Small-subunit ribosomal RNA from an uncultured Verrucomicrobiota bacterium, 1392 nucleotides, folded computationally. Its mean pLDDT, the model's own confidence on a scale to 100, is 84.

RNA sequence: GAGUGGCGUAAGGGCGAGGAAUACAUGGGCAAUCUGCCUCUAAAAUUGGGAUAACCCUUCGAAAGGAGGGCUAAUACCGAAUGUGGUCGGUCCGGGCAUCCGGACUUAUCCAAAGACGGGGAUCGCAAGACCUGUCGUUUAGAGAUGAGCUCAUGUCCUAUCAGCUUGUUGGUGAGGUAACGGCCCACCAAGGCGAAGACGGGUAGCUGGUCUGAGAGGAUGGUCAGCCGCACUGGGACUGAGACACUGCCCAGACUCCUACGGGAGGCUGCAGUCGAGGAUCUUGGACAAUGAACGAAAGUUUGAUCCAGCGACGUCGCGUGGAGGAUGAAGGCCUUCGGGUUGUAAACUCCUGUCGUGAGGGAACAAUAUGUUCAGGGAUAAUACCCCUGGAAAUUGAUAGUACCUCAGGAGGAAGCCACGGCUAACUCUGUGCCAGCAGCCGCGGUAAUACAGAGGUGGCAAGCGUUGUUCGGAUUUACUGGGCGUAAAGGGUGCGUAGACGGUCAGGUGUGUCGGGUGUGAAAUCCCACGGUUCAUCCGUGGAACUGCAUUCGAAACUACUUGGCUAGAGUGCAGGAGAGGAGAGCGGAAUUCUUGGUGUAGCAGUGAAAUGCGUGGAUAUCAAGAGGAACACCGGUGGCGAAGGCGGCUCUCUGGACUGCGACUGACGCUGAGGCACGAAAGCUGGGGGAGCAAACAGGAUUAGAUACCCUGGUAGUCCCAGCUGUAAACGUUGUACACUUGGUGUAGGCGGAUUGUCCCCGUCUGUGCCGAAGCAAACGCGAUAAGUGUACCGCCUGGGGAGUACGGUCGCAAGACUAAAACUCAAAGAAAUUGACGGGGGCCCGCACAAGCGGUGGAGCAUGUGGCUUAAUUCGAUGCAACGCGAAGAACCUUACCAAGACUUGACAUACUGGUAGUAGAAGCUUGAAAGAGUAACGAUCUCGCAAGAGAAGCCAGAACAGGUGCUGCAUGGCUGUCGUCAGCUCGUGCCGUGAGGUGUUGGGUUAAGUCCCGCAACGAGCGCAACCCCUGUGAUUAGUUGCCACUCCGCAAGGAAGCACUCUAAUCAGACUGCCUGUGAUAAGCAGGAGGAAGGUGGGGAUGACGUCAAGUCAGUAUGGUCCUUAUGUCUUGGGCUGCACACGUGCUACAAUGGUCGGUACAGAAGGAUGCCAAACCGCGAGGUGGAGCAGAUCCCUAAAACCGGCCUCAGUUCAGAUUGAAGUCUGCAACUCGACUUCAUGAAGCUGGAAUCGCUAGUAAAGGCGUAUCAGCUACGACGCCUUGAAUACGUUCCCGGGCCUUGUACACACCGCCCGUCACAUCACGAAAGUCGGUUGCACCCGAGAUCGCUGAUCUAACCCGCAAGGGGAGUAGGCGCCUAAG
Repeated sequence: GAGUGGCGUAAGGGCGAGGAAUACAUGGGCAAUCUGCCUCUAAAAUUGGGAUAACCCUUCGAAAGGAGGGCUAAUACCGAAUGUGGUCGGUCCGGGCAUCCGGACUUAUCCAAAGACGGGGAUCGCAAGACCUGUCGUUUAGAGAUGAGCUCAUGUCCUAUCAGCUUGUUGGUGAGGUAACGGCCCACCAAGGCGAAGACGGGUAGCUGGUCUGAGAGGAUGGUCAGCCGCACUGGGACUGAGACACUGCCCAGACUCCUACGGGAGGCUGCAGUCGAGGAUCUUGGACAAUGAACGAAAGUUUGAUCCAGCGACGUCGCGUGGAGGAUGAAGGCCUUCGGGUUGUAAACUCCUGUCGUGAGGGAACAAUAUGUUCAGGGAUAAUACCCCUGGAAAUUGAUAGUACCUCAGGAGGAAGCCACGGCUAACUCUGUGCCAGCAGCCGCGGUAAUACAGAGGUGGCAAGCGUUGUUCGGAUUUACUGGGCGUAAAGGGUGCGUAGACGGUCAGGUGUGUCGGGUGUGAAAUCCCACGGUUCAUCCGUGGAACUGCAUUCGAAACUACUUGGCUAGAGUGCAGGAGAGGAGAGCGGAAUUCUUGGUGUAGCAGUGAAAUGCGUGGAUAUCAAGAGGAACACCGGUGGCGAAGGCGGCUCUCUGGACUGCGACUGACGCUGAGGCACGAAAGCUGGGGGAGCAAACAGGAUUAGAUACCCUGGUAGUCCCAGCUGUAAACGUUGUACACUUGGUGUAGGCGGAUUGUCCCCGUCUGUGCCGAAGCAAACGCGAUAAGUGUACCGCCUGGGGAGUACGGUCGCAAGACUAAAACUCAAAGAAAUUGACGGGGGCCCGCACAAGCGGUGGAGCAUGUGGCUUAAUUCGAUGCAACGCGAAGAACCUUACCAAGACUUGACAUACUGGUAGUAGAAGCUUGAAAGAGUAACGAUCUCGCAAGAGAAGCCAGAACAGGUGCUGCAUGGCUGUCGUCAGCUCGUGCCGUGAGGUGUUGGGUUAAGUCCCGCAACGAGCGCAACCCCUGUGAUUAGUUGCCACUCCGCAAGGAAGCACUCUAAUCAGACUGCCUGUGAUAAGCAGGAGGAAGGUGGGGAUGACGUCAAGUCAGUAUGGUCCUUAUGUCUUGGGCUGCACACGUGCUACAAUGGUCGGUACAGAAGGAUGCCAAACCGCGAGGUGGAGCAGAUCCCUAAAACCGGCCUCAGUUCAGAUUGAAGUCUGCAACUCGACUUCAUGAAGCUGGAAUCGCUAGUAAAGGCGUAUCAGCUACGACGCCUUGAAUACGUUCCCGGGCCUUGUACACACCGCCCGUCACAUCACGAAAGUCGGUUGCACCCGAGAUCGCUGAUCUAACCCGCAAGGGGAGUAGGCGCCUAAG
């Protein structure tokens, strides 16, 4: 090393596919069982036999593997003996739990064995050895321990869109089988067994100790560790064995991989490492058996990817470090800035220290011993001092981790910090960039030019060798509610009753002890959690002990409640007797009114219908009217929040049958009760089937209207149907949106049916029972509301809910003739859906009221021409703004240049203008003139300076030049702003304090009754007061008084012919101060109030008229171009200057005006009467010239002094209804004036020309009295003017208002609301396109499975076995027997 033999390989290690119960957990049972090795007890081990590996020879095969012959051993195998014992049978005793269990005796059954290694004094033997002895092994039996098997109870996920399952099924008898009970298997017999307490089926899943979470109850989970189970490529099977139906054993089938000589073979990492694949993702092909454990061995020892160690991974937990102290000019840099500074920040630098970790050097463990062998001593066993065993001692030997932990020394701050966040939740803020882009986001939500929300930066906050994200579980979530929820309107009461199972159940007593309560015992493995102590320097971690494990089982007690049982009771429930009420139900009969139709009469042209019509009916006689008849349906009045019924529902009258409730009596039964899953019955209308019936009404349908359309509303017709019988359907807003039953809990007031009391009384009244309403207390409720008919307080039982949509839908099932009903999801999608109440806003809701809002009137606009503004178009530019009312004769109270912001061209650059700084500056600043030019500008240049201090030199200032700060911007943002303004609206409203009410939003006050122009005032009132508004105070005007009389006035007086003057201040007027008007007075009315109506007086009467004055707020209203201003942009230009042009442009449209269209007029002539303004670069008189614009002229006036000063009106003439003697546009000519300049582009004058236009469509505007309308006058701006505009002034001077229905706007109260950006709101459906999800779909593919059947490997078992066979028996042998066996067949069966 190979082989025989023994033991092991069923342990250890891995994984969780399967499995919902042959599993697991907890507690029992086995009197129905087995157990190798181990321990103890009792005994034994006698005697024979035949083979076979190895080995040798031959041989087959590519190999894997065989085949044949020969030799041999054993503790391998076989026979016989013995029987301590065991077993079968029998007898007896004891016990128990039914079968039975234990023990004793008996003998007729059956059953064993093997040796190995040491030591040894006698005796025997040639020797081996016999013999004695020790240890190990072997055999039988019993007991134990350990392990296993079987069995029972309880517990153990989702699904009923799985409701019935089952034939070895359930049980019995007998036989078989097993270690053992058992339909475990078989034959026969019986027909059972399980199931709503969920069988059967489907899906998912290893179970537990535990783990995570939670206050707990629970919920989720089962990785590491530990217990159990299952599995080993997939399926089936047995063998061996104490133990397996066996991870690294066997056989067969299948899939896959590999080898092959193609004949045939081999394999199974869900062991440890490792590879590939898949994936979001998971490690080293390491060391050692040193320790612990296992197997074998007498032992040494061998083996062990168990294990102990090491490696990789921030995967987790714990610990440590990356330095400490000092250090301000608060350095530099960064960032921010209000430009002063702040912050980073004692942070750094710098100074002085320390030395953990790391690095280098040196030393250096524990784990190792009660280990093992050797040896010494003592003890046991023995004949023995030998051998062996036990105890104690001695010296040696054994380390993978590991030169690791640890210790010492050296050196040096040296090598060592990141991640996330900073809108709220939630600790922490600024700048820049971006501009609904890029992006962020857990929820709400950020971002559209000032983003603390994106991105970057600085700073800050948090955690830290980690931080953040993602995923998952529990919590918060009382959001499945046992603890601990609800159902009138938020989701939610079944349409209604009867009733099965079930749940719950009055009162008194006896018994039992089911639940219940208490004590004991056993168990609840260890680990984990908790507590205490201890070991690693601490900690994580580990050790020791305790407590706990809330459970289960068993035993002993208690008896109130519960349950069971026995016997009573009458208060619940029911029965009986006597009554009255009722559209309760079913059937039959009868009645009148009305509609329609038929027949007949009368009668004539319409009827009918509507908002208005038409279709329709009618001269073939309608409608109307009279009479007769037919037929069907429904029952006026009574009639009533009245009655009855379980609900649906029930209404003419009579009869028959019939149900229930109520009242009174208290006779009877004696808990007979309540609720009720399934089940059964009833159940409006519509609808369906069959048969009748059919007057009226009337889906569908037809026609006529309406309308943009009108598949509607309206009209004319009209069929199903509506009615009856028989059947089906089974739903409704089947609603009180309120399940049923019982009990309790202040009141008031009606009504229906009974009874009692009182009474003359059937009236009224009082009490009571049953029903049906209203209002309300407590209480409840989110509120609304409910409130003895509860939505209050309780009990019992049932049904139902768990965000909106999808959807009461799909699929499946059940029912139905169908329509459809019942049951009932998910994907997907949203961040809400909803309830009640509040404040507003709105309403083609209501009530009250107001306004030139309508109406009644007057005059306009819209038509024409012109003026002016706007849009549009055009343009180099036509600068900009204003845009419904509330932009459009607006900014603009005046664009030829200027203005001017626009365009073209030409120029300037510290600038046209301001401040301060630096340097320079006498021929400097300035500057006539000249050149160029359109000018600006550029260039040149005669001439030519100033102030302060100082004696002077000089210094400073001003100016200029250069530079650098800065200037400048009518560039943008009015959605960053201030200020100012418009508008609702001069509408009467808007609020506050305190109190009160309401959980609250909020209400009250402020609403109500009156009244007013008014939230004005009065009264009332849980309000009392107050503020901003209203009114008043202010100005003008209307009357008077006083004062004052010049420039005003002139009555009286005087002078004068007159004009006028003197005188005067009476009057007018002027301009200051006062008075006056307050519903004060009267009458009436009203509530005796506020007030209103009328009247008196008064200049004026109820705010006398007008103005100024504009609450809280709305419109992101308007304005960055008045000025101011944040941010942003430009800086030889987006700034500044100049010339010219433009803002004036013209197919067109609109707004606002002027002038007209004419006779209430035009024209000519004559003649009157204002107010208010303005005037010095001004207003300008008289006079003269011009037809005129105007010119010449110059008096007067800084103004009650001078200037400017009317027109319409009135009187008279002409025109005579025409495109005119209307109208005046346009055009031509000639002029005047202003101004550097009237071409683009001024106004005016004269002459000539003489357009449209003859009163204006739809529509629309203003105005209520000195107003409208008409007429003229003045002023600002301004050189002039586009002014016909704007702002004012006076003159002349009306009409109308019945009234509040309607249009518009507004105020108050109330109502509805799904609106709150508030009706210009919200919102629904189809269609088109794209995408997603689900259903259906001819089919097709895969998985799983039922039933019936075919084929059927291998194996066990059975039968056979003529093949083959050493052991035993007979026989001398041949041979035979017995016992087996290859093979064959059968049952069953995997795969197919």
The sequence is in RNAcentral, with records from Greengenes. Its Rfam family is "Bacterial small subunit ribosomal RNA".